[in-house]
Context: one part of a larger RNA
Formats: sequence, C1' cells, structure tokens
RNA sequence: UGACGGGGGCCCGCACAAGCGGUGGAGCAUGUGGUUUAAUUCGAAGCAACGCGAAGAACCUUACCUGGCCUUGACAUGCUGAGAACUUUCCAGAGAUGGAUUGGUGCCUUCGGGAGCUCAGACACAGGUGCUGCAUGGCUGUCGUCAGCUCGUGUCGUGAGAUGUUGGGUUAAGUCCCGUAACGAGCGCAACCCUUGUCCUUAUUUACCAGCACGUAAUGGUGGGCACUCUAAGGAGACUGCCGGUGACAAACCGGAGGAAGGUGGGGAUGACGUCAAGUCAUCAUGGCCCUUACGGCCAGGGCUACACACGUGCUACAAUGGUUGGUACAACGGGCUGCCAAGUCGCGAGACGGAGCUAAUCCCAUAAAACCAAUCGUAGUCCGGAUCGCAGUCUGCAACUCGACUGCGUGAAGUCGGAAUCGCUAGUAAUCGUGGAUCAGAAUGCCGCGGUGAAUACGUUCCCCGGGCCUUGUACA
Repeated sequence: UGACGGGGGCCCGCACAAGCGGUGGAGCAUGUGGUUUAAUUCGAAGCAACGCGAAGAACCUUACCUGGCCUUGACAUGCUGAGAACUUUCCAGAGAUGGAUUGGUGCCUUCGGGAGCUCAGACACAGGUGCUGCAUGGCUGUCGUCAGCUCGUGUCGUGAGAUGUUGGGUUAAGUCCCGUAACGAGCGCAACCCUUGUCCUUAUUUACCAGCACGUAAUGGUGGGCACUCUAAGGAGACUGCCGGUGACAAACCGGAGGAAGGUGGGGAUGACGUCAAGUCAUCAUGGCCCUUACGGCCAGGGCUACACACGUGCUACAAUGGUUGGUACAACGGGCUGCCAAGUCGCGAGACGGAGCUAAUCCCAUAAAACCAAUCGUAGUCCGGAUCGCAGUCUGCAACUCGACUGCGUGAAGUCGGAAUCGCUAGUAAUCGUGGAUCAGAAUGCCGCGGUGAAUACGUUCCCCGGGCCUUGUACA
C1' cells in the first nucleotide's frame, strides 16, 4: 500500500421488512446429470452452466456410429498431355460410383497459339469441427450503470509511498458548494443520441370525414374538403427558471404556483482502471503439436429423440372471481412475389377447390382474447382437468417406421393448491389476456417484440440475511 475481521462509524440496493404472484407436490414440454448404447457428436459447471451455443436434429444440417467406396483428393495455386463447353438415353447398384450411348464442334488469333471449362498423370501441396482458451487475437459474461480509477507539476517522507481523492454539508453520482499544500487535468458520472408523453408549422395520399351534395340493404362508396385523427420532417417546451421556508450570504433540500409534463418526467442505447490464468482453438483468425491410402473426402442407413432415476427452466391444471353454449364490442407492433392469399363453393374439422387483389398507410395475413349481456352446471374427481391409448383423416416434404405438426370420434390418468426450502416484482409495474416476428419446406409451452384489462404494499434501516461504496481500527496474511 492492499486484502481480510462472527472490529467500529456513515450510506445505498426488491437486500431485509410490508405486500402480490409463483417454484418445490401432479401431468406434460424442454435442458442437464447419470445410466444405457455400435453411436447416443462437441462445448457450457456456484452466483455469472442447465428453454445455454441451437433464430428451430425426419434426409440435409452432422461434427457421432455401422457398412460400402476414393487417395493430388469435395476446395486453391503451379506443370504436362488430351478434349470445346455442354447435352440425350439406357444398364448395374442402397447410393456414392462404374459401364455403354446421342447431339454438339463454339470465342479471340500475328494461324505458332491463347482465354474459359472438362478429363487424365506426376509432384509441390490441399484437407482436419484433431489437441492446447494455461501460447494467443477478436468477441463475450461478471462485479456493476457500482462511483469509482488515475496522471502532470508542486509539497512531505531516507524509502516503499503519501498528499490531491481526506474534512463540513449535499447528491442518483469523486454531483455540486465550502474549507484545505496543494494547483490543475484525463478516463468514468451527467449531457449530447433514439423512443414515449403536450403544442405549433409544413405536407394531404393509399390515411381522415366536420360542414355541403349524390348514392346504397349497408360501408368515406362517390363528388368534394385538409378542419379533425393519423402519418413524418422541422421547431417550441423543463432550466430548480419563478414564489415562500430551511440552510453557512453556499451547494442544496422541503412546500407552492403555472404547466401536458417538475426536479434525472418514463424507457432504451451507452459498461471507467481492473477482477475471475472466467468463457470461446466448434463463428472466425492464429503460434506450437499431431494425422496424411487417414484423425482427410464421398455415400446409404442409424444416432443426436434411448430411460430405473436425480436436478434446473417452463406450460397446463387442480375449478364457480370458474367450465360450457349463444350473442355483442374495442387494439398495437409487424410480415408478404420461390410470397400473403380475398369473395364464392365443398368438408363436422384440420383443410381442399377456386381464382380476385397486392412489390403494399391501397390488397392479404386478420375473426384479437380476456371484458360485457343472457342461459346452464351446483361442489362432485364433476359439464373440473386433460395426460395416455385406439380408430379414421389433413398438410408439408423424394421420404413422416425409428422421429413431424394438426383435425374428428372414442378413451378419459395424475391432480382437491403442494414439506423443508426458494424466486420475481415498487406503476401502466406485478398479475392476467390475446397478438406479431425471426429461424423455417414442415415442425414452439422457447426467444424477441406488441398492445388490452390492471392491483396490493413500502412503518422503516433499530435488530437480522445478501451484495456494494466511503472513512477508520486490528492483523503472526500478500
């Protein structure tokens, strides 16, 4: 100087407390461990691994296993020789591949040849998701959006170092003020950026319809309009600016006015010096080591989907604040030409036929659902719950056996609110309801968004758990 303390002081955080809803019990989905297996490819391991890499394993992916094959190789550059490139058909085979066969003679040319492509040969080489993340770059997680981390000059100290950065206030903040052997500065904080909340101006189509007409069973459907809404560009607005009080004549804090908004208005992006030899050699790049008729390459089938069990994360429930049936209302974000797919018809339905429109504020996906109004069920393993299984189908796709999603009929399991323990959340939040997208042929209860309905509680930091910041103290630790 740090680190540590079941030392002290001050302070903060959904850290506790006060509340609301969960997990832990059930069934299923998904990931992991274990076990099994020819293989169940590999990585991730307290927080910070475990719906994680994977924004999507039937083949492919695919790295694993079994079997069948290749050896200058699927890919790159260089050399030599031959042939245009390319293309039709048939046979064997699981295919890779092997054999046969048809058409075709192109472009430039100094007529020597050349460019491009294909085949064959020899060698330099290719290739490796093989090892080492404890050789590395890059990227990322975490402490933590915590308020810290440092430097120049000066001063003090033999020196390591100290001071500044401590102290008194204050703040979300090393934020600001005052004091001060320090004076300044840098990286962080804040602001500048995006979005949302109010208003104005401009623009007026595909959006909108107040007033005036036309028309319809009905609809901005039509003429028309640019007021309103919306859209999207530019501005205004919030700064403790004003008033009162407290305070040290400070910084600031408390209350108030005006205001759509008030003291960082809400949300996001943004992550200092560093820590964990944290993670990644399987995104990529890369040193070293290793393989080279194989640890490389091609193909078919299988596996990654196994199942006594254990754990994590979720979904659905156990019901009446509910289930079922009928009727009625209101969104937002998005996506669409290898696409979204309307009307109409058929089917109980998944869906099929059909073909209009749309490269989209125009058309389509697309009926939002909870809510509301009625009816029924009457506390029961039920008109709760839907697992499992049987049959019959639909769709995608060469192909749904291993191993897809969905539909109809039947079947109707566990489950009556969950031990010890444990998690999230402070407001348009939790809870609850639907909806869109990426990936994607098909395949979400996951992920990332969007809107609808919409709470309870916070005395407080005294005592206690966890994490962190500053000062101080002890130390046989570095």
The part of an RNA shown here (small-subunit ribosomal RNA, 3' major domain) has 478 nucleotides and comes from Denitrificimonas caeni. The full RNA is in RNAcentral, with records from ENA and SILVA. Rfam family: Bacterial small subunit ribosomal RNA. Rfam links the family to the GO terms ribosome and structural constituent of ribosome. The organism belongs to Denitrificimonas, within Bacteria.